[in-house]
RNA sequence: AUCUUCGGGGCAAGGUGUAAUUCCUGACCGGCAGUAAAGUCUGCGAGCGGCGGAUCUGUGAUCCGCUGUUGAACCGGUGUGAUUCCGGUACCGACGGUAAAGUCCGGAUGGAAGAAGAU
Numbered sequence: 001a002u003c004u005u006c007g008g009g010g011c012a013a014g015g016u017g018u019a020a021u022u023c024c025u026g027a028c029c030g031g032c033a034g035u036a037a038a039g040u041c042u043g044c045g046a047g048c049g050g051c052g053g054a055u056c057u058g059u060g061a062u063c064c065g066c067u068g069u070u071g072a073a074c075c076g077g078u079g080u081g082a083u084u085c086c087g088g089u090a091c092c093g094a095c096g097g098u099a100a101a102g103u104c105c106g107g108a109u110g111g112a113a114g115a116a117g118a119u
Base pairs, nucleotide, nucleotide: 001119002118003117004116005115006114013025014024015023027103028102029093030092031044032043033042034041039091040090047069048068049067050066051065052064053063054062055061056060073089074088075087076086077085095106096105097104
């Protein structure tokens, strides 16, 4: 350099109600790279906007680049070293749909950070 494959998990049991996996009690889940092992540190990806360019039987769709936005943790212990391990107590979670959603349905059998293998 080329090709191939892989690459996201989760509301049990109840309450109220005409109706809620969305409210309430509780339950469960945690992408990728770094590093003393990470949902909460540092950075990245996806999502949601803006600008510019290109393409198409065009006032829309797709692709590329740039840019904005994009959640959350402390204390104690051990140790050379840990907001990563152990103990304790917390906190967080895009957009559209709908009785108000991290968990249902949808964009998505998609895409991507990346990882592995082959030549």